RNAcentral holds the sequence, with entries from Rfam. This is a predicted structure of a 105-nucleotide RNA (SAM riboswitch aptamer (S box leader)) from Lysinibacillus composti. NCBI's taxonomy places the organism under Bacteria, Bacillati, Bacilli, Bacillaceae, Lysinibacillus. The coordinates come from a structure-prediction model, not an experiment, and the mean pLDDT is 85. Rfam family: SAM riboswitch aptamer (S box leader). Rfam links the family to the GO term regulation of gene expression.
[in-house]
């Protein structure tokens, strides 16, 4: 990097360093000197692993291990379908793309 499977409306600091950017990309809309990114500490969750039960799917426990995460629904939309509507608008839903985990190449 590619493929497969699973998940996503919940949750997480009034800390330290740091100094201007950040929210994947496009469009939009936001966050940010009342302090961005990054690092440290802290926290959340429970995918893998662990433990218990079970024939199995699975259920439960714990949080010391491997990851992940800690503005906004994955911040919203983009493509398709259905519905509503005067409307290039709205609603629902599927997908695409992206994210994370586990596995494979």
């Nucleotide at each position: 990097c590619u493929c497969u499977u699973a998940u996503a409306a919940a949750g997480a600091g009034c800390g330290g360093u740091g100094g201007a950017g950040g929210g994947a990309a496009g469009u939009g809309c936001c966050c940010u000197a009342u302090g961005a990114a990054a690092c440290c500490c802290g926290g959340c969750a429970a995918c893998c692993a662990u433990c218990a039960c079970g024939a199995a799917g699975g259920u439960g426990a714990a949080a010391a291990g491997g990851u992940g995460c800690c503005a906004a629904g994955u911040c919203a939309c983009g493509c398709g379908a259905a519905g509503u509507g005067g409307a290039u608008a709205c609603u629902u839903u599927g997908g695409a793309a992206g994210a994370u985990a586990a596995g494979a190449g």